[in-house]
Context: one part of a larger RNA
Molecule: large-subunit ribosomal RNA, domain I
Organism: Arenicellales bacterium
Formats: sequence, C1' cells, structure tokens
RNA sequence: GGCAUUUGGUGGAUGCCUUGGCAUUGAGAGGCGAUGAAGGACGUGACAGGCUGCGUUAAGCCUUGGGGAGCUGCCAGUAAGCUUUGAUCCGAGGAUUUCCGAAUGGGGCAACCCACCGCUUCGGCGGUAUCGUAUGAUGAAUUCAUAGUCAUACGAGGCGAACCCGGCGAACUGAAACAUCUCAGUAGCCGGAGGAAAGGACAUCAACCGAGACUCCGUUAGUAGUGGCGAGCGAACGCGGACCAGGCCAGUGGCUUUGGAAAAUCAACCGGAACGGUCUGGAAAGGCCGGCCAUAGCGGGUGAUAGCCCCGUACGGGUAGAGAUUUUCUGAAGUCCUUGAGUAGGGCGGGACACGUGAAAUCCUGUCUGAACGUGGGGGGACCACCCUCCAAGCCUAAGUACUCCUCAAUGACCGAUAGUGAACAAGUACCGUGAGGGAAAGGUGAAAAAUACCCCCAUGAGGGGAGUGAAACAGAUCCUGAAACCGGAUGCCU
Repeated sequence: GGCAUUUGGUGGAUGCCUUGGCAUUGAGAGGCGAUGAAGGACGUGACAGGCUGCGUUAAGCCUUGGGGAGCUGCCAGUAAGCUUUGAUCCGAGGAUUUCCGAAUGGGGCAACCCACCGCUUCGGCGGUAUCGUAUGAUGAAUUCAUAGUCAUACGAGGCGAACCCGGCGAACUGAAACAUCUCAGUAGCCGGAGGAAAGGACAUCAACCGAGACUCCGUUAGUAGUGGCGAGCGAACGCGGACCAGGCCAGUGGCUUUGGAAAAUCAACCGGAACGGUCUGGAAAGGCCGGCCAUAGCGGGUGAUAGCCCCGUACGGGUAGAGAUUUUCUGAAGUCCUUGAGUAGGGCGGGACACGUGAAAUCCUGUCUGAACGUGGGGGGACCACCCUCCAAGCCUAAGUACUCCUCAAUGACCGAUAGUGAACAAGUACCGUGAGGGAAAGGUGAAAAAUACCCCCAUGAGGGGAGUGAAACAGAUCCUGAAACCGGAUGCCU
C1' cells in the first nucleotide's frame, strides 16, 4: 500500500409523520369607497426584535347576548396585576381611528412643507379640490342678451380574482415560400355594468303541413356551403332536453322608490347515551374475561390500536335590543316618447352574417338620396308573378347559462417536505437588479423538559469523562429513523 471482516466519523437518502398545499362538490356572498376604500408609513407592550392586534381612548374603550375559571396574543421568562361584584374568551351593536393614499385647501421627492376663512371654553374644532346636474345671484366686448364668474344642493371620482357588454385592434404562426386567406375579432389597450351580464315576446321560421319570446346543452354535422375551391373556415331547418312568463304606451295597468302591518328564517352558544377487572409493558386504547349504549361504530385527541376517558358525532334546543333577508297584504310618490319618417328602400364605399362580391338575399352605416300609410308594408337567398306568413323604424322583463378575490361544510384510486402553492418555517421574506422585475434555502428531542444538580479533565472557552433524568441519551439541542459517496481505527491475509 492492497484486499477481507469489523467498528466509528461525515452525510442526510429512505421509512414513518403533518401544522401546509391541490382539486372537486354543496350552500352562502358577490362588492368596498368623500360617513375617506384597497394598500401602506409611523406609532402602540413594564422589559419588545419580528409577526399579529390596535390607533395618542393605540395587544385596546363602551353597551349587550353567550360562557363559567382561570387570565394578561405568537413568546418562553421575571415583575406587576385582573378575576364568581363573573375576568380572559366568543357573538352583535357602538366609540376612538395619527399620517399617506381617489386624497379633495395650495404645493410636493407618498407618509412631508405652507396656507386662508368662521367659531372657540384658547386645548382646539369646522370649512376651502375638480367635473356633472339643478336652482339662484351676478354679469363683458355690446342696448337687450349671451359668454364668463360666484353661491347652494345633490351626484361622481378610486380599488377589486374571474365571468359579461361595447369601442379600438396586432403579429409571430399556418398556407411546408408569400400577397387574398389564416392565426383572430384572438392577445393587448380603453369605456361601462351586474350578481350575473347579454338576449328576449316575431315586420321570426317553415312549406301549402305547420311551429310559436329569449338563453343554454345534446344532436343535426364536420353535413349544406364557403374557400389563392389551397391552407382552412363552417352553419341552419328539424329533433331531444334545461327552464318557462309575459307585459306597457295615459290607466281597475307595468316598473322604480319609499312607508306601514303580519309571518318565517338568521349569532355566539346549550343539552347530548354507554366500562370494569386482569396480563404484558415506561405508559393500555393492545391480549384475556365479563358488561353496556347506539336516530350517536364520521372524525380527532389522550404515554401503543378507545363506540362507552376527553372533544365531538346522531338528534334536540336557543338567539335580548337593534338589525338583515324572504314572503304576503296595504298606502304614497315618480315614471312609462299616445303604435313609432329623414325611417324603410336605393346609389357609392366599407363592415357583419359559416357565406372572401359572388347569381348574393338578410343585417349595420360613412356619404348622397328617399317612400307607402292596412285599399298599406316586410319576408320567404338575385329578380318577377301567384301563394304563404308576419307587422319594422318605442320601452321593460324572472328562470334555465358564465365565473370565484372571499365565507362555511364536505369529499378525494390528490401530494407528503427535491413532492404539494414560489411559500408547512421571519415568504413574496433573505438576497439580486438603477428599475420594470427576478426570487430562494430552510419541517420532526421526548409521553412529559423530566433540557444533565454535583464532581473531574481542559485554557475561565469549545469539547469530553463520571453522576443524575428517562423505556431509550448511539433520543443531549439541525436532538426520530440514519442508506451511499467520502474519511479513519482495529484484526487477519498478501506485498
């Protein structure tokens, strides 16, 4: 030095676990905001660094309902206190709520600076943005007036995950190149609304039979079509379902707002059955023996696996004041364009329709035109006739449908710490970047801290040896298990 056996170190795989995630279902809620939001800054504790809570009344104040013995958050500790005269805690309602932020008195490099007016108990309090609408006052050039200015009242503004409606609207890509075309009316930007939105009560379809608003799903059907007839795009009628609802235009009505009465429901929360012995063991819920309850043997915890130990579960109950929601009845106010003309239709140019101008109907309209008036008008895919069918140019309308920032309950041939959210931990943290932005790693002692009194080695440190605790300390603090790589020790053999 090598090999073998063995024993350690290092390391943190594996197994087991779960406080966290993921997905779905059913209910609820579907908004918050000038009465100042969302989101923050700064403060706030006896000691206070982070998180949480709160706001100079600052881990809190008041009222009220619940509850019933401990409490002063995570967060230990000491101190000082509170509490059966009912605390802490849970629910409901209220008070306070600095500064920034739509931010709104003016300014500004957010959390800062500087004002004016009125009132004042001299501490302070209130008002002062802009735009729109309404009303009133005032009032130029310019006589009347108008513009403008001012005042008052009311409203708006900003934020928010998706869903919805509208306006503007790409390109990569595909066409194996590329221009019409496609991607796609998608992404993106903007405006607006609601808990849904939109649509909606036939100037619709159909086919000589008839149907009967709208929306959504299945099918019709990748069909008919459309298409450099390329790539592609792609219906409808009909049928089967979900859900069903029709009204109004001047009055016995609809809708909206608001008032009154009655009823029901809604909080925290309460009650809630039934077990003992013995053996093993550190510990019984395990084994054995004998019982019991069950409208409860879902689940979780307890020193191993508990229907009967604890929390619960089935089931039953409760909810003050104020309030919310729903339903019914009833009153008041407001509004409702009197049957739809610069409309239908036409020319030109575009767009939408599955339909690219085509034989191109139908719908919308930038521009120019422009009817009829129920003895009428529209449509039935150029157009004409016959026939059939409907009545535009006014308005409203639940349900079925879409979505989930959020709340509650439940479920999983979903994950189990390189997985599952980026995040089970001080996580959108540390850190990186001027910035937009990017973005981690990191879980596990034990049943219980019982966390090693005391002695010794050492350098007073680190570390260790005894002793002690414990079932176990090779469970001793990144402490369950503890693989491999890698690094040692011992023994044997070989060189």